[in-house]
Notes: RNAcentral holds the sequence, with entries from ENA, Greengenes and SILVA. Predicted 3D model of a 1447-nucleotide RNA (small-subunit ribosomal RNA) from an uncultured bacterium.
RNA sequence: AUGAACGCUAGCGGCAGGCUUAACACAUGCAAGUCGCGGGGUAACGGAUCAGGUUUUCCUGAUGCCGACGACCGGCGAACGGGUGAGUACCGCGUAUGCAACCUACCUCUGACCGGAGGAUAGCUCCGAGAAAUCGGGAUUAAUACUCCAUGAAACCACAACGAGGCAUCUCGAUGUGGUCAAAGCUCCGGCGGUCAGGGAUGGGCAUGCGUCCCAUUAGUUUGUUGGUGAGGUAACGGCUCACCAAGGCGACGAUGGGUAGGGGGCCUGAGAGGGUUGUCCCCCACACUGGUACUGAGACACGGACCAGACUCCUACGGGAGGCAGCAGUGAGGAAUCUUGGUCAAUGGGCGAAAGCCUGAACCAGCCAUGCCGCGUGCAGGAAGACUGCCCAAAGGGUUGUAAACUGCUUUUCUACGGGAAGAAACUCCCGAUCUCUAUCGGGACUGACGGUACCGUAGGAAUAAGCACCGGCUAACUCCGUGCCAGCAGCCGCGGUAAUACGGAGGGUGCAAGCGUUAUCCGGAAUCAUUGGGUUUAAAGGGUGCGUAGGCGGAGCAGUAAGUCAGUGGUGAAAGCCUACGGCUUAACCGUGGAAUUGCCAUUGAUACUGCUGUUCUUGAGUACGGCCGAAGUGGGCGGAAUGCGUCAUGUAGCGGUGAAAUGCAUAGAUAUGACGCAGAACACCGAUCGCGAAAGCAGCUCACUAGACCGUAACUGACGCUGAGGCACGAAAGCGUGGGGAGCGAACAGGAUUAGAUACCCUGGUAGUCCACGCCGUAAACGAUGAUCACUAGACAUUGGCGAUAUACUGUCAGUGUUCAAGCGAAAGUGUUUAGUGAUCCACCUGGGGAGUACGUCCGCAAGGAUGAAACUCAAAGGAAUUGACGGGGGCCCGCACAAGCGGUGGAGCAUGUGGUUUAAUUCGAUGAUACGCGAUGAACCUUACCUGGGCUUAAAUGCAGGAUGAUCUCCUUGGAAACAGGGAUUCCUUCGGGCAUCCUGCAAGGUGCUGCAUGGCUGUCGUCAGCUCGUGCCGUGAGGUGUCGGAUUAAGUUCCAUAACGAGCGCAACCCCUAUCGUUAGUUGCCAGCGGGUAAUGCCGGGGACUCUAGCGAAACUGCCCGCGCAAGCGGUGAGGAAGGUGGGGAUGACGUCAAGUCAUCAUGACCCUUACGUCCAGGGCUACACACGUGCUACAAUGGCCAGUACAAAGGGAAGCUACCUGGCGACAGGAUGCUGAUCCUUAAAGCUGGUCUCAGUUCGGAUUGGAGUCUGCAAUUCGACUCCAUGAAGCUGGAAUCGCUAGUAAUCGUGGGUCAGCCAUACCACGGUGAAUACGUUCCCGGGCCUUGUACACACCGCCCGUCAAGCCAUGGAAGCCGGUAGUGCCUGAAGUCGGUAACCGUUCAGGAGCCGCCUAGGGCAAGACCGGUAACUGGGGCUA
Repeated sequence: AUGAACGCUAGCGGCAGGCUUAACACAUGCAAGUCGCGGGGUAACGGAUCAGGUUUUCCUGAUGCCGACGACCGGCGAACGGGUGAGUACCGCGUAUGCAACCUACCUCUGACCGGAGGAUAGCUCCGAGAAAUCGGGAUUAAUACUCCAUGAAACCACAACGAGGCAUCUCGAUGUGGUCAAAGCUCCGGCGGUCAGGGAUGGGCAUGCGUCCCAUUAGUUUGUUGGUGAGGUAACGGCUCACCAAGGCGACGAUGGGUAGGGGGCCUGAGAGGGUUGUCCCCCACACUGGUACUGAGACACGGACCAGACUCCUACGGGAGGCAGCAGUGAGGAAUCUUGGUCAAUGGGCGAAAGCCUGAACCAGCCAUGCCGCGUGCAGGAAGACUGCCCAAAGGGUUGUAAACUGCUUUUCUACGGGAAGAAACUCCCGAUCUCUAUCGGGACUGACGGUACCGUAGGAAUAAGCACCGGCUAACUCCGUGCCAGCAGCCGCGGUAAUACGGAGGGUGCAAGCGUUAUCCGGAAUCAUUGGGUUUAAAGGGUGCGUAGGCGGAGCAGUAAGUCAGUGGUGAAAGCCUACGGCUUAACCGUGGAAUUGCCAUUGAUACUGCUGUUCUUGAGUACGGCCGAAGUGGGCGGAAUGCGUCAUGUAGCGGUGAAAUGCAUAGAUAUGACGCAGAACACCGAUCGCGAAAGCAGCUCACUAGACCGUAACUGACGCUGAGGCACGAAAGCGUGGGGAGCGAACAGGAUUAGAUACCCUGGUAGUCCACGCCGUAAACGAUGAUCACUAGACAUUGGCGAUAUACUGUCAGUGUUCAAGCGAAAGUGUUUAGUGAUCCACCUGGGGAGUACGUCCGCAAGGAUGAAACUCAAAGGAAUUGACGGGGGCCCGCACAAGCGGUGGAGCAUGUGGUUUAAUUCGAUGAUACGCGAUGAACCUUACCUGGGCUUAAAUGCAGGAUGAUCUCCUUGGAAACAGGGAUUCCUUCGGGCAUCCUGCAAGGUGCUGCAUGGCUGUCGUCAGCUCGUGCCGUGAGGUGUCGGAUUAAGUUCCAUAACGAGCGCAACCCCUAUCGUUAGUUGCCAGCGGGUAAUGCCGGGGACUCUAGCGAAACUGCCCGCGCAAGCGGUGAGGAAGGUGGGGAUGACGUCAAGUCAUCAUGACCCUUACGUCCAGGGCUACACACGUGCUACAAUGGCCAGUACAAAGGGAAGCUACCUGGCGACAGGAUGCUGAUCCUUAAAGCUGGUCUCAGUUCGGAUUGGAGUCUGCAAUUCGACUCCAUGAAGCUGGAAUCGCUAGUAAUCGUGGGUCAGCCAUACCACGGUGAAUACGUUCCCGGGCCUUGUACACACCGCCCGUCAAGCCAUGGAAGCCGGUAGUGCCUGAAGUCGGUAACCGUUCAGGAGCCGCCUAGGGCAAGACCGGUAACUGGGGCUA
C1' cells in the first nucleotide's frame, strides 16, 4: 500500500468501491427498436355516422370516414451502447512514420439530374399437413420493394499523342476516339427525400522502424517455405491463392520449441534508477456454450442474426422441435470472499421519426456492505475530604486509579419533536410578440424532477442518543500482583515456561491508534542481499589446469574530410483522465471544476565538430622482422657410461642369517649369511646441487650427437598499429586407471603368513600379483596452489642472487631482463600484501550470491570401461564460514617447583576387635556429608533425656513470653482414684497490700509453633585448588575491535623476590616484614617457685630464719642485617667445613589464605525470602528405634613375638584439670571398689610417668606369643544397665607365624616408638579427637618417568572449555524425493480414410414463354470423426535407492 478476507467492536454523514475463484450451469423479468410524412391494409382501442336491440347509463352489427395501429412489405438502426479477459509472446499493444496501394452509411460543401415502361410478391383470402415449431398449394394486390429502356460527364476502362512534377514501381493537368453504369416518391406546396460525380469531416483497413516475460536440461528450423514471372482474388498492397521457375529464408544480437500472460495510459513503492501490478476510469485488441462457415450490409464473418457439427439442458402425441445472462437484476455451484429479481427516462447520451413522441438495466438515482478515503461527534469549565471500591507496598500508614467521579455552572454539533424547504430546468413543444407572410432567428410567457418533502434552514427539549481494539522481555511507546510449574500455553526474529515468569492465563495500571483496532495474505522499501546509478573473487561463496586462436569487445601519434554516435536550437507528436501547481465549487476535507506546468519519449529539420566512429594520407614510440652475441635439468630421437641391487656359475668358508620396541613367519648343513672372480638383467642417475636454472602449464637432472623451439642482451637496418583480450572451438595436460604388444632388477595396491591388540580386515615384519618401465591408442581429472586470470601504464627504498651489456678487469658502479628476502606510502575484516602488488588507473575474459540436500537426480554430450562435462528441485536448518582475541586443553615444545617420583623408614590391603559408611532388613532402623575436598565426618559422649524416627495414649492460644479485657484468690504443694506415664477426676491446705494495686491461675482476643521443602532464592561460616605466586587498576601507548602493553625479555629468588633492559610510568590486593611460641644473653621483680653462701633444726626433706647469686617464673630489652672477608657477577645475587656468634642466609614452629573456581558443603548451630501444615508436618508422655546383620568399603586398636613376654627392683618429664570436684593417708576386699579421713577455689594439695636401666625367668612352640569369644561371680554410676554401660576377679584361650594386586605417611628433634593430660561427661562403648613431653633414626644420585602446580611458546573445529567436540553403520518413527514391470489422463503435431454447412469453379436434360437467374448434379478446400505409429507433459504403482528431521 490493497477490489481484500477473518476476529472483536460499532454513533452519523459525504465521496468512491464491491465474483480476484467455475470463459461453471442457469428458472423468471427486462436490456433494440422505430417510421402510417414509403406501402397494401384494418386484428385490437377510441371517435363519428348508420342499422338493430333495449330498462337511461348501455349492448350488438356495419362503414378505414377520422384518431390511431397488431401482424406484413419497405426504409433506417440493429457492426453503437453494455459485458468478459478464455485465447493470443503477436504489428496484438505502445510509440513514430508511410499508403504514389485503400474504403467510409448517416453529416457537410459544390455541380448535375429526377423522363418512360413492366412483371411479381408478402399481407389478406381459400384449401391442406403437423402435438408443436412451422410448412405446402391455389387465387388476388401495393410501394421510396424488384426489373427494363432513355439521358449522362470532369467518374471507370481501352487506345493515341502533348505538357509538368516526383519517391524506384509512378503521379498530375489538358485533348481526341470508342465502350460501360442512374434515379422514387411523399407533401400542409414551404419543403422533405432520391440518383450521379467531386471535395470536407468522421470512422476504419493495410504496411514499416523501435520497444514488449521466463526456460539453452528447447540448437537448429522452414516447402507456400524465401524470391521471381504470370494469373486469380480483395476496398486495397502482398504467397493472400494458384501455375511455372530459382533455392532460398530465419538462427548464440537466441531462430524453433515449451511454459506463462490480453497490451497501454496509469496505480503501489522507491531519494532516484528501478521493482511490482494492470481492479475501478479512459484507449486499443480478442471473445460471445465449443468449433467451423458464409449471407446481408457503408460497415460483421455479427453477444440478445443465419447455417452446419459437437457437448449440455428443456418440450414432445416419439414423428420432431427449442435454447445459449462473459447485458441489468437474480438462482445454484465453487470459494476465505464480493450487493437489489429497486425507481426514472427528470437530466446527459444513443436509435428511429418532419414532429409530437416511442424505445433505451446506456445513464441518472435509490437500496445493501465500516470495503476504502475524508469529515463530525460521544461534551466543556470548575471541583481535594486528593471520597468509596479496585489494585500495589517497606502495611501505624502510604501510593495509584485521579480532577477521574460525585457535585456546581455552561454549551447543543449530533439526537428527538414540530415547522419551512431548494438548486439541479434549460431546451424540445405550445402560445404571444419582433425582424417582412412562411422558413429561420431573437424576446416574453406556459409545460416538464425519478432522486425527494431529500439537502438545507428555523424553534423547543435536554449531557441528554453514542468507545472500542491491540499491545506493554529486546527490536518498540508502555509494569506490577496473583495463578500455573518445560504443564497449560506464547512466539515476526532472538527466544519465554522445569515454584519467586514485567514473555503463558487473569487482574490492576499503562502505552498506541480510534469507529475502528488487530491478524492473515500479497507487493515495494529497508536489501549496496543481482550492485547501470551501486558489489565482489589469496584465506569468508567465487580465477577457467595451461596455451593457441574464431566471432565479439577494446585499442598509439599528426593532418584532412565526413557528420553515424554526441551536443544545441526549432517544428510535429507525446489523447483525455491521473500526478504537480494556481484559482474556484460543495460549511471543511475527501471529492469535483477551470487554467497552467509536466509528460525525462519518438519523428523531422537546422546548426556545432572537442571526443568516439567512418574515409584518405603521413609517422614511429606499441608490435614484429633482420643482424650479432649469449643462456638453460626446454622438447624429440639415437649412441655410450659407471656405482648400486638382484640373479646365475665357480671358489673360500661354517652355523647361523635376517628382522624387530621385543619377536616370529622367512632363508640356511641339499652349505645360507659373509667374502672373491666372471657373467647376465632391468630400472634409476650419488657427488656437483643451491634459498639455482628452463618451460605456457603439467613438468624437466649421468655423458654425448643430431634435429626442433624459446627467452634475454646489443645494434637501430626493415615493416608501419600489423596490437590486447578472447564466448564457442582446437591443442597440451601429474598420478592412478583402461586397451594391444613387449619388458620386469628393485619397489610394491590386492593377497598370504608372522607379530601387536579386547579385536587389528591397520600401523611393524617376511613374502608377493597387478602396476611402476617401453611403443602405440584412450582417459582429461588433482590442495592441476602463489588456493592470487591475461595485458598495459604509473607509484620510496635496502640487501642477496642468475643471464647479458657498458673496456682489457676478478673491486666497484650503472643499465636491461629474471629469481628471492625485508620494508615506506597505500590497500586489507584482519592475517597480511607491498615495482614478481592484494597499491593507483585502463581493456577483455572467467566465476560468485546463506548452510545442508549436492557436484547428487533427471536429461543431453564425451568415454571401451572406470567415469568426466553440463547441472537442478522438493525438503530442511538459523546458521554455515573467515581472520583475529582471551582462556582451557594437547599421549606439543622450553624453563622451574612440590615427600611428586627416586633413595629410605614405618604402615594400610591378610587376622580378631573397635568405629564410620554402603547395602540389606525393619513399625522405625531420624537427618545430613559421597572422587581428590564423604566414610573415628556434623557427634568434644544415643540406656531414659538427648531425639529430630516408629508404635500407642493425650492437648488444641497450645510447651514458653508479652500486651489488652474479664473472672477467681489462688498457683505451688500434699493426699487419693484410674492409668505405663502424660493426663483426667476427687479431696485437703494456703497470698501480700501503703487498698491505688502487685502476684499467680483460668477464660477471651492479638501476636504462636514446625529439625516441614528449597544450600539451585540467600546471609554468615567452612572445605579445596593453595601459603600456589599469582590477580588487578590509573594514566599513557598500540589495535576498527575483542584486547594487548605494563605482568614480556636476560639474570636471580622460596616468592610478580630483586636487578638490568624496555612505550611504558606508577599503584593496589597477594609474597615478605610487622604478631605469638621456641633457641642465647642482659635487666627488673622474687611467691606458692629456687637454695650458692650464713644461721637453726630433723631419722630424712628449703623444714625454718634468711637470701636474689643460680634454676625457674614473666615483664621489658639486646641479638641476625649477606653486616664483615674471599671468589664469581654489570647489578640483583650466588658460592665458601670462612670469621665472629646461642643462632647464618625466610634459625625452627604457629597465626595469617589475593582475584577467583567447584550453582562444592551447611535452611538440622544460627539468621532469612518464598512455599507448605494449623484438633497437626505443632506439642506432651510411655515404650521401642538410631546399637538390626548374609555381605562390601574406609579409618583405627591389638597382635603374630626373643630389639620380645612375664616377674622384681630402680631413674628422669612437660602440659593440663579439680568444689554436686580432685582426693593424700588409714582400714576392708585378690580386685574393680567400699567405709572413714586430710589438704586444695591451686607454681602450695591431689601428682605415681612409660619406654629406659639392673637382675631373674621363658628358648622358637600357635608358645609363659596373642588376646577374641564364652561361662560364672562381682564393683560402680544412674529413677532405670533386658534390648543397650564401663570396670574387676576366676575360668575359657578363637583367628593370627608379617599379609596378593595395589596403596598411604614422613626430609630432623622429623619418622618410628613410649607414656602423660584434657574436653565432652551421672556413667560410658575413647582403640577416637585435641594437647604434652621422653627416647630418637635412615635417606635424597638426580628430575627421564607418575601426580599436582607456575611462567613463556605452539596447535585447536574446545568455551558446560578434553569428563570437550564429533564421524559413520545399525534399530525405531515421520517427511519430501529419484528409479521402476505397468496402469490412467492430457498437449501439440504427422500420415491415411471419411467429410457437414459454406464460398469458389464446372455442368446444366428441371424451373424461368426468350434472356438473366435458380434448383439439381460434379469438383476443390475444410470443422469434426475414425484408424496408425510415434513425441512431450502429468498422475499413480508392487518393489527399490539414497536424503532430511527426531533422545